[in-house]
A computed fold for a 1482-nucleotide RNA from an Actinomycetes bacterium, annotated as small-subunit ribosomal RNA. The prediction has a mean pLDDT of 84. The source organism's lineage runs through Bacteria, Bacillati, Actinomycetota and Actinomycetes.

RNA sequence: AGAGUUUGAUCCUGGCUCAGGACGAACGCUGGCGGCGUGCUUAAUACAUGCAAGUCGAACGAUCCCGGGACUUCGGUCCCAAUGGGAGAGUGGCGAACGGGUGCGUAACACGUGAGAAACCUGUCCCGAAGAUGGGAAUAGCCCAGGGAAACCUGGAUUAAUACCCAAUACCCUGAGAGCGUCGCAUGGCGCACUUAGGAAAUGUUCCGGCGCUUUGGGAGGGUCUCGCGGCCUAUCAGCUUGUUGGUGAGGUAAUGGCUCACCAAGGCAUCGACGGGUAGCUGGUCUGAGAGGACGAUCAGCCACACUGGGACUGAGACACGGCCCAGACUCCUACGGGAGGCAGCAGUAGGGAAUCUUGCGCAAUGGGCGAAAGCCUGACGCAGCAACGCCGCGUGGGGGAUGAAUGCCUUCGGGUUGUAAACCCCUUUCAGCAGGGACGAAAUUGACGGUACCUGCAGAAGAAGGUCCGGCCAACUACGUGCCAGCAGCCGCGGUAAUACGUAGGUUGCAAACGUUGUCCGGAAUCACUGGGCGUAAAGGGUCCGUAGGCGGUUUGAUAAGUCUCACAUGAAAACUUCAAGCUUAACUUGGAGAGGUUGUGAGAUACUGUCAAACUAGAGACUGUUAGAGGUAAGUGGAAUUCCAGGUGUAGUGGUGAAAUGCGUAGAUAUCUGGAGGAACACCAGUGGCGAAAGCGACUUACUGGGACAGUUCUGACGCUAAGGGACGAAAGCGUGGGGAGCGAACCGGAUUAGAUACCCGGGUAGUCCACGCUGUAAACGAUGAUUGCUAGGUUUUCGGGGCAUCGACCCCUCGUGAGCCGAAGUUAACGCGUUAAGCAAUCCGCCUGAGUAGUACGGCCGCAAGGCUAAAACUCAAAGAAAUUGACGGGGGACCGCACAAGCAGCGGAGCGUGUGGUUUAAUUCGAUGGUAAGCGAAGAACCUUACCAGGGUUUGACAUGUAAGUAGUACUGAACCGAAAGGGGAUGGACCCGCAAGGGAGCUUACACAGGUGUUGCAUGGUUGUCGUCAGCUCGUGCCGUGAGGUGUUGGGUUAAGUCCCGCAACGAGCGCAACCCUCUUUGUUAGUUGCACUCUCUAACGAUACUGCCCUUAAAAGGGAGGAAGGUGGGGAUGACGUCAAAUCAUCAUGGCUCUUACACCCUGGGCUACACACACGCUACAAUGGCAAGUACAGACGGUCGCCAACCCGCGAGGGGGAGCCAAUCCGAUAAAACUUGUCUCAGUUGGGAUUGUAGGCUGAAAUUCGCCUACAUGAACGUGGAGUUGCUAGUAAACGCAGGUCAGCACACUGCGUUGAAUACGUUCCCGGUCCUUGUACACACCGCCCGUCACGUCAUGGAAGUUGGUAACACUUGAAGUCAUUGCGCUAACCCUUUUGGGAGGCAGACGCCGAGAGUGGGACUGAUGACUGGGACGAAGUCGUAACAAGGUAGCUGUACCGGAAGGUGCGGCUG
Repeated sequence: AGAGUUUGAUCCUGGCUCAGGACGAACGCUGGCGGCGUGCUUAAUACAUGCAAGUCGAACGAUCCCGGGACUUCGGUCCCAAUGGGAGAGUGGCGAACGGGUGCGUAACACGUGAGAAACCUGUCCCGAAGAUGGGAAUAGCCCAGGGAAACCUGGAUUAAUACCCAAUACCCUGAGAGCGUCGCAUGGCGCACUUAGGAAAUGUUCCGGCGCUUUGGGAGGGUCUCGCGGCCUAUCAGCUUGUUGGUGAGGUAAUGGCUCACCAAGGCAUCGACGGGUAGCUGGUCUGAGAGGACGAUCAGCCACACUGGGACUGAGACACGGCCCAGACUCCUACGGGAGGCAGCAGUAGGGAAUCUUGCGCAAUGGGCGAAAGCCUGACGCAGCAACGCCGCGUGGGGGAUGAAUGCCUUCGGGUUGUAAACCCCUUUCAGCAGGGACGAAAUUGACGGUACCUGCAGAAGAAGGUCCGGCCAACUACGUGCCAGCAGCCGCGGUAAUACGUAGGUUGCAAACGUUGUCCGGAAUCACUGGGCGUAAAGGGUCCGUAGGCGGUUUGAUAAGUCUCACAUGAAAACUUCAAGCUUAACUUGGAGAGGUUGUGAGAUACUGUCAAACUAGAGACUGUUAGAGGUAAGUGGAAUUCCAGGUGUAGUGGUGAAAUGCGUAGAUAUCUGGAGGAACACCAGUGGCGAAAGCGACUUACUGGGACAGUUCUGACGCUAAGGGACGAAAGCGUGGGGAGCGAACCGGAUUAGAUACCCGGGUAGUCCACGCUGUAAACGAUGAUUGCUAGGUUUUCGGGGCAUCGACCCCUCGUGAGCCGAAGUUAACGCGUUAAGCAAUCCGCCUGAGUAGUACGGCCGCAAGGCUAAAACUCAAAGAAAUUGACGGGGGACCGCACAAGCAGCGGAGCGUGUGGUUUAAUUCGAUGGUAAGCGAAGAACCUUACCAGGGUUUGACAUGUAAGUAGUACUGAACCGAAAGGGGAUGGACCCGCAAGGGAGCUUACACAGGUGUUGCAUGGUUGUCGUCAGCUCGUGCCGUGAGGUGUUGGGUUAAGUCCCGCAACGAGCGCAACCCUCUUUGUUAGUUGCACUCUCUAACGAUACUGCCCUUAAAAGGGAGGAAGGUGGGGAUGACGUCAAAUCAUCAUGGCUCUUACACCCUGGGCUACACACACGCUACAAUGGCAAGUACAGACGGUCGCCAACCCGCGAGGGGGAGCCAAUCCGAUAAAACUUGUCUCAGUUGGGAUUGUAGGCUGAAAUUCGCCUACAUGAACGUGGAGUUGCUAGUAAACGCAGGUCAGCACACUGCGUUGAAUACGUUCCCGGUCCUUGUACACACCGCCCGUCACGUCAUGGAAGUUGGUAACACUUGAAGUCAUUGCGCUAACCCUUUUGGGAGGCAGACGCCGAGAGUGGGACUGAUGACUGGGACGAAGUCGUAACAAGGUAGCUGUACCGGAAGGUGCGGCUG
């Protein structure tokens, strides 16, 4: 620091995902040691058991125990000699308000930070001042009596105090009064003296040092109250508030204060977000980040809140009190049913919940706390230990050597590679763990839980100690096997359909390591909410327009001030944490010390450029004034002509109208047409213009009235008066709504006619709302320049509107120039590109609005507006990994332009109809072997299936095999030969005969037999392949190097103007060159030369062969070039033909020519044989042959080729046969001989238009040939038979000259079989105006939502399934309030007839003061009743949405998408959608 993912590729926008770090974690798998930390994030759920707050006998009385003494009736009693020791209940004091836990509540002065209290309190502690005199009455306990199950309670008697009460004293304190001084900050503070009223105590205790007590001043520490500022979400919460806001007075409090009450006033808060809702303890800090920020608030520390839920007070210095009290409620427990007890959010622990979080441990030794004079006691605070890899840190599981690169495993091209110096083996060490010995610091004299711990020493032995993950890309690391869109993987892209580096396993590798992975959450990457640091023409995004409030921002000069701003100083920002420098544990983590850092902080001093504020001025902004001026600017009233329609009349007669073509319609009841007159409504031709005006919407005949704004010129006045604009207000096309008019034309809906598969459309005929007017409403549009307003700056050129000036003119123009508006093109710059470019999308400034992936959705719910239609505001669940912008290359278009081709046209001959042949499909069959299937399969593979071929079927056989190689063993009567016999053959069988080569020999070779390796497969995959081939297409294209242009894909070159058969050539040009193609080179034909020549009778000739020549737009005219014309020439513009096939396309064809990977069969899917099949036949198609006749048939006669083949061959003459053929044998290995008579043609004759003397299918008989073999299943001959067929529908094929057509000849294959194929010659035409159209192709251009590329893409309804969600009669919960009723405890007020020790009066009784119980009143938790609010769950039914495998119907959109599309609105329709009105160009 980036990377993957939208595309064929590119650039951009934009989301999703990954790599990093962190954690109080959990889960999977594994697990050696130690140190330091951390450990219920969920149920503030319920809790068994134990412990967590006591202490003081030096405050008090009684009691008990121990010790001592005396007496004794042995039951016991008395005393401690001013004072023996101890225990605990009670009275009393202090503590219990600390420490410990939790985070429910709380959005608040709760917290943080900084101030204030002149409005306050403070036990214990410290410093200071003064004092403690005299008295009194009770009470708990103990004892007695009683009640109760218990908890506990009642009565009586008696007793003490540092418990309680009264009086005295008052330097002092408090209240009141009236003074003086001094200070301050508004109220006021402080000090001094006077008068008056009130207020203390424990002389208790002692170890004699003190400890305590009372009043008071100050301090320290602690607390309380007030204020400024700061820190969550929500406006689909916009208004809230009645003690509310303030005042006066009173009460209350430690103290201010509506804190409370009475009265008075009507205020207070809020868009700088009140009120409401949701969520949440706050902070130091923690994690992350470069930072700014973002997220979090465990452990540690500060503050707050809470203690089963709610309320309340008491005590006290301090509480409204976790281990206190009272009341209400829920829950649990005890009970004798009458009544009682309880509160782990203390430490352990239990149950429950949960993915998940520990021991019912040791000790007060240390630190700290409470009490005490102290010893000491208490302390689950704390110190330690235990459990847990939960985290961080450290250490180890050995080190060195060791190649034959052992074995095993895996892979393999079989050679080897890898595991791998890894192991074995040799040498060495002993950290940690283990065993044994010693043994701390922590403590100042005693006192050590930890702990026989840390640490040290010794001993033995490599010994006890390695595993997770990953290996397609991102992302380091690869092979084999299995599986076969299955099983599965996956963070994203994606992998898996028989060769998976992506699944599973194995081997190997990578990266980590006592861990490794996964999941979850946070930050980062993400500049993806952008302060630092983003955008808005087309990607998401400028409000429809204007006015204007708050707010924000604001011209020039001077002065003042010092709020912002800047500098310095002081205070504070707790400690810990962080950074840094050191130090201590062996190191580190960890701990300790010093320094630093950290702020929108406070106070003081200073500076004054800028901003602010105040004051004074200025004129360049803005406005006013005067003059001139353009205009469809607005409103109202009136007027006008043209046209349509209608009405009346005239003329006139059969059609008219409409369309692609028609029909509906109108018309003999007189239309259309034409003329005259009239009615009525709407709109204003020409002028008219990228002309004008207006803020936008919008505005177009003329006249008048009223009226808004602008421009120019002058520079007279005011003097910053300005800009923008949240809310708010006004205007706002069309459609639509209401009321009332009007209604000519047009025209949603609707009705007909067409079109169509259908046609709820496009086209045609009608036609209602509406369109028009008035007055209201609606408030939206592609309301667009898809571009907010304002200001300034930054080259020009050109056109135009309005106004001014100059020059000039008689004048208008022209020209120059200053402003103003409207366009085009363009420097710089900018932009992803397209483009924009003084009318900015450039460079800057101010203000407003808006955006943050796509879909869901501009939808639901809520709110506001509206008569309604609907508008404004505006989500989520869920789904996807894209959606999108611009540009590029292709492809495509029922887009455009140019051009070519037997592509069409013009012609000739056909095919399609008949019969037959061949091939294919289909069907059949035991088998009809297999392949080829639009063009580019189908007389194709097959240049020739009777057997063979042959791959198929039936049957019969063989198993190392029909064929190859190797190894081992055997082999002389062996190999070989193979008789008889069985058999259809193959095969079996084995008689007889009977070997070879090398070597002296042993032995070896060949052959054979047996066994093992292996052979063999026309079995599968042409979608694993090589090679070969078809097709576009013999079309003119396809590319490269360098340069240039572009961010880039890419472009240029190769486009353009001409031209060509041609990217052929020329010219031009940011291109210059080059390659594969074209052409040429090659073969052949035509002319000719030279040489040679047999077998041509002869020849200078013909012919044959070899080598050459000729033709190149070379010459002339024209011209840029090309083309054109001409000459000469056998041939003229590629002279004809052939071979030759660019880059590529179709996963085109072929595993059955061949080769070949993988898979597969192995007594069979191999091999042999016989027979059959490939030749079947209701049918369909393709390619051919023969015909349908007279340009002909038949008969007779007569001519003229070229090319080719021939020795297991071609076969002559001659003879036989009607003939096929037979006999025969000459010649020929071929310019010699043979096949071999060419046929159409021509001449003559006949037939005479018929199913014929056309045609020759079919069938019969008799023959011939080949071949072992002709039945299935060959060809030929003769005789006889004599079918369809009379020129062929829709449609379709070939051909442009020696071509089509017609005619025959030959060859290959082959024993035989040719209507096929390949060649050869003979005869020999017609037509082409031309490129509109069909087909195919080339080039340029255009559009595109296509790129598997139009056989593309894609929209909506319907049907089925799944998921989330809205509505809904309702049902059922929760929360916070309100009204009324009731009202516990308790404080306060009143009362207090009952009760009453202390003080007073009184002789007593008694009375008084005071107090208590009780009663009553206000308040008051909770409860009840009630109607509402907000919110959750659920709900028959219902609405749309998303997704889903190849479902149904259509074809809306993308190309002019076949009616251009989109849009607001209205109506209509199964559905996409259609139509009307207005708008936009995307």